[in-house]
Context: one part of a larger RNA
RNA sequence: GAACGAACGCUGGCGGCGUGGAUAAGACAUGCAAGUCGAGCGGAAGUCUGUGGGUAGCAAUAUUUGCAGGCUUCAGCGGCGGAAGGGUGUGUAACACGUGGGUAAUUUACCAUAAAGACCGGAAUAACUUGCUGAAAGGCGAGCUAAUACUGGACGUGACUGCGGGGGGGCCUCUCCCUGUUGUCAAAGCUGGGGACCGCAAGGCCUGGCACUUUUUGAUAAGCCCGCGGCCUAUCAGCUAGUUGGCGGGGUAACGGCCCACCAAGGCUAAGACGGGUAGCUGGUCUGAGAGGACGACCAGCCACACUGGAACUGAGACACGGUCCAGACACCUACGGGUGGCAGCAGUCGAGAAUUUUUCACAAUGGGCGAAAGCCUGAUGGAGCAACGCCGCGUGGGGGAUGAAUGGCUUCGGUCCGUAAACCCCUGUCAUUCGGGAGCAAUGCCUGCGGAAUAACACUUCGCAGGUUGAUAGUACUGGAAGAGGAAGGGACGGCUAACUCUGUGCCAGCAGCCGCGGUAAUACAGAGGUCCCAAGCGUUGUUC
Numbered sequence: 001g002a003a004c005g006a007a008c009g010c011u012g013g014c015g016g017c018g019u020g021g022a023u024a025a026g027a028c029a030u031g032c033a034a035g036u037c038g039a040g041c042g043g044a045a046g047u048c049u050g051u052g053g054g055u056a057g058c059a060a061u062a063u064u065u066g067c068a069g070g071c072u073u074c075a076g077c078g079g080c081g082g083a084a085g086g087g088u089g090u091g092u093a094a095c096a097c098g099u100g101g102g103u104a105a106u107u108u109a110c111c112a113u114a115a116a117g118a119c120c121g122g123a124a125u126a127a128c129u130u131g132c133u134g135a136a137a138g139g140c141g142a143g144c145u146a147a148u149a150c151u152g153g154a155c156g157u158g159a160c161u162g163c164g165g166g167g168g169g170g171c172c173u174c175u176c177c178c179u180g181u182u183g184u185c186a187a188a189g190c191u192g193g194g195g196a197c198c199g200c201a202a203g204g205c206c207u208g209g210c211a212c213u214u215u216u217u218g219a220u221a222a223g224c225c226c227g228c229g230g231c232c233u234a235u236c237a238g239c240u241a242g243u244u245g246g247c248g249g250g251g252u253a254a255c256g257g258c259c260c261a262c263c264a265a266g267g268c269u270a271a272g273a274c275g276g277g278u279a280g281c282u283g284g285u286c287u288g289a290g291a292g293g294a295c296g297a298c299c300a301g302c303c304a305c306a307c308u309g310g311a312a313c314u315g316a317g318a319c320a321c322g323g324u325c326c327a328g329a330c331a332c333c334u335a336c337g338g339g340u341g342g343c344a345g346c347a348g349u350c351g352a353g354a355a356u357u358u359u360u361c362a363c364a365a366u367g368g369g370c371g372a373a374a375g376c377c378u379g380a381u382g383g384a385g386c387a388a389c390g391c392c393g394c395g396u397g398g399g400g401g402a403u404g405a406a407u408g409g410c411u412u413c414g415g416u417c418c419g420u421a422a423a424c425c426c427c428u429g430u431c432a433u434u435c436g437g438g439a440g441c442a443a444u445g446c447c448u449g450c451g452g453a454a455u456a457a458c459a460c461u462u463c464g465c466a467g468g469u470u471g472a473u474a475g476u477a478c479u480g481g482a483a484g485a486g487g488a489a490g491g492g493a494c495g496g497c498u499a500a501c502u503c504u505g506u507g508c509c510a511g512c513a514g515c516c517g518c519g520g521u522a523a524u525a526c527a528g529a530g531g532u533c534c535c536a537a538g539c540g541u542u543g544u545u546c
Base pairs, nucleotide, nucleotide: 001546002545003544004543006542007541008540009539010538013394014393015392016391017390018389019387020386026350027349028348030347031346032345035080036079037078040077041076043074044073045072046071047070048069049068050067051066052065053064054063055062056061087305088304089303097229098228099227100226101225102224103223106222107221111218112217114215115214116213117212119153120152121151122150128143129142130141131140132139133138158185159184160183162181163180164179165178166177167176168175169174189210190209191208192207193206194205197204198203231277232276233275238268239267240266243265244264245263246262248260249259250258280302281301282300283299284295285294286293287292307328308327309326310325311324330341331340332339333338358384360383361382362381366380367378368377369376370375397427398426399425400424408417409416410415431487433482434481435480436479437478445469446468447467448466449465450464451463452462453461490535491534492533493532494531495516496515497514501530502529503528504527505526511518512517
């Protein structure tokens, strides 16, 4: 000199864009952060419409009850999603990361592509009703019922698997095609529309959409293996028994001591094994002319973790932050028998600390989950709020104005400095203030109309065009008018380094200080004042890095 996720002191007008728990991976009150689908299913409650019956009434009507249909809500069964998104940096010196390869050793829900299929049945169970039990959380039993839940059988085009034969390919373990045979394996419906035909009707039937089963190819995502690279320490020199390899098995989506039985005695190491310390890694960031050095906040990729330790279940995917089980510590409830919980999600609280924000608005946009869709959910995200924490921009006025006014400072007492500075005169109107106008972010979504495709069809579906509709931010940005210089300057320094000097007070005292050093009666070095210098909504100090 530059830099900072900074802190502290004094001061503080506005705006834009960023950034903001670095310490206790300490403990957490409260609210929210993952749901959705009724176009998979049966119920319950409410409401509306149609229709039938009863009661009261002369009637209008009132009331009650049954059936059918529509809508809304609720829990349950079922499906998909809760493995993404969001947080943190504890652990980890490791194939964790970076980079380059391999997988002929592998998997991949949803999506795309291509092919084939979807037949006939069955037994349950939750919800519900009911009994017992418990303070509660809940638990146990009996009865009823549905499905795209579960399940038996058939068909065999198909798929997988084992064995055999033939042909092709590959450097090998192998692989591809054809063929024979053994064994194993599928499925589910829902909904829109409709002319003829069948049917008493429901419906069949036809035609779309979604969903389902099996397989192909792809895309995406992931697993595994290998070469190389990047901390300190030798005051750590030897380490290793599933250890190193083989054979055979088990296991896995998959190779492999991953696991196991047997056999052999190997394997690593001064190019640093083993041990100890420290640490998430990278793109990058800061500095520097560079080479280097230091760092890894924000943003992006990967990894690890989710109170601590362990385990599996489900699933395409987890050994799962807001799932399950066990153990532990802690906290809460309790009728003392027993239960409940996990902010390193967003806010917020306490604590420790030099130190780090609102218990805010909206799903309008972007993206995600579910759904045919409308839509619902989304503390992701988009916004607003707080903080000079940082960077950048703007302002705090402009011109004129000398008897060089007054106060103040210095003085050789003549004067001189502050100083065109002020007063005074003439202007301007940025920002702030106030009164009006007022966005873009919004379309490819949705609704309506028209046209084309497809079709038996003017339904339905799909494509195109036109019109309409939807804004948290926000009455914000921006812009027009109004008034008036009115509302807006400080901090540090002045002995040398280092730009900037005098007076007074003090008297080795009080004090200053980054280094040299000042202060003991004329202190440009302490304290105050006037003046000057530097920077400026900041200026200094401290800390850290180069």

Predicted 3D model of a 546-nucleotide part of an RNA (small-subunit ribosomal RNA, 5' domain) from an uncultured bacterium. The prediction has a mean pLDDT of 81. The full RNA is in RNAcentral, with records from ENA and SILVA.